Overview: This is a predicted structure of a 336-nucleotide RNA (Bacterial RNase P class A) from a Gammaproteobacteria bacterium. The prediction has a mean pLDDT of 79. It matches the Rfam family "Bacterial RNase P class A". Its family is annotated with dimeric ribonuclease P complex, ribonuclease P activity and tRNA processing in the Gene Ontology. The family's RNA type in Rfam is ribozyme.

RNA sequence: AGAGCCGGCCGGGCAGUCGCUCCGUUUAUUCGGGGAGGAAAGUCCGGGCUCCACAGGGCAAGGUGCCAGGUAACGCCUGGGCGGCGCGAGCCGACGGAAAGUGCCACAGAAAAUACACCGCCUCGAAAGAGGUAAGGGUGAAAUGGUGCGGUAAGAGCGCACCGCGCGGCUGGCAACAGUCGCGGCAGGGCAAACCCCACCUGGAGCAAGGCCAAAUAGGGGAACUACGGCGUGGCCCGCGCUGUUCCCGGGUAGGCCGCUUGAGGUGCGCGGUGACGCGCAUCCCAGAUGAAUGAUUGUCCUCGACAGAACCCGGCUUACAGGCCGGCUCUCCAC
Repeated sequence: AGAGCCGGCCGGGCAGUCGCUCCGUUUAUUCGGGGAGGAAAGUCCGGGCUCCACAGGGCAAGGUGCCAGGUAACGCCUGGGCGGCGCGAGCCGACGGAAAGUGCCACAGAAAAUACACCGCCUCGAAAGAGGUAAGGGUGAAAUGGUGCGGUAAGAGCGCACCGCGCGGCUGGCAACAGUCGCGGCAGGGCAAACCCCACCUGGAGCAAGGCCAAAUAGGGGAACUACGGCGUGGCCCGCGCUGUUCCCGGGUAGGCCGCUUGAGGUGCGCGGUGACGCGCAUCCCAGAUGAAUGAUUGUCCUCGACAGAACCCGGCUUACAGGCCGGCUCUCCAC
């Protein structure tokens, strides 16, 4: 100097005029204060909260899937292990089990599990053919462990060494695992993001939840079950509770208030921890609309403005993003 990787921050500012909305105050919008995000998005997870409801157990169903921690909890985050990609910093992982069972592996190929061999090699034979073989070749994503040596008629774990596989011991580690030693010629492979088995987890519905006030109408009409019945917030069974419940047609009302923002809250400092995070002290209040509030205009600065607007709240994940800033790390080149 260039090219990358990881993390963090900002994402229009300042001043004036008019306008909108909330809170407090006031005779009075009089005065004062507040007013969209890092993703508010997707509605994908997890909860808080409300109701069923006094609400238990099981089956089915669904979710997660290495180990140890963090957290209110999670499918999230942190650290570690193993595997894959990358020269590397780093990134990714749908990461339990194929000796419980079932199933699939097209085409090609002799053959993909009831493997009994296409070409080839060796032996016998005049030949046809017979016997042996799976080392070499071919097909394929994958061919019955791999490489090498010996052995053989030619070959083959047939034997041996190493690797692979299975079982076991020891050492390190909380563990996942790693290392090392020994035994065994050894269940033919892959797929569980196939069904399945195993471990752990899980009531349901949702702020249009739920409550209060006011108002209106047609206590209308019909049907089903009817106590051995019916109903009770996904399905089925048992238990428990209540004593009526459900469906169709028709009619009326749909207005106001609460829920509604003080929180698993933000910030600063200290301590503990590799870290996620936790603890302590101090300090701050930072939107609550309801056909839906922040807009218009002037001047100026500049990064010349991207993705984009809360609707009960919070913790995550995923996706989108013009431009700018900061920190750490890796690789290449050059100079000293």